RNA sequence: CUUAUCAAGAAAGGCAGAGGGAAAUGGCCCGAUGAAGCCUUGGCAACCACAGGCAAUAAUGUUUGAAAGGUGCCAAUUCCAUCACGUUGACCGCGUGGUAGAUAAG
Numbered sequence: 001c002u003u004a005u006c007a008a009g010a011a012a013g014g015c016a017g018a019g020g021g022a023a024a025u026g027g028c029c030c031g032a033u034g035a036a037g038c039c040u041u042g043g044c045a046a047c048c049a050c051a052g053g054c055a056a057u058a059a060u061g062u063u064u065g066a067a068a069g070g071u072g073c074c075a076a077u078u079c080c081a082u083c084a085c086g087u088u089g090a091c092c093g094c095g096u097g098g099u100a101g102a103u104a105a106g
Base pairs, nucleotide, nucleotide: 001106002105003104004103005102006101011041012040013039014038015037019030020029021028024082025081026080027079042074043073044072047070048069050065051064052063053062054061055060078100083097084096085095086094087093
């Protein structure tokens, strides 16, 4: 950079000791009944890899399955808003899209 997904799902213990929820601003939350981080164990999911079916000359696509392998993840929608558009007389709210981000594969 490209493509796909992001409303579901899944926690205990040990060490540690004050922060954390990506960044900024504003909210709203979590936290001494123990934050971040590290370790162990457990779990969730099914992107890759794996097995079967279907389509195709093939590359490949699609679908079903499984979960031993490679990642990822296990408070709150990606915690919410931020930009644009629609809805409204206006606001709030809601909806759609965008931006940013996360993860996977290339």

The prediction has a mean pLDDT of 84. SAM riboswitch aptamer (S box leader) from a soil metagenome, 106 nucleotides, folded computationally.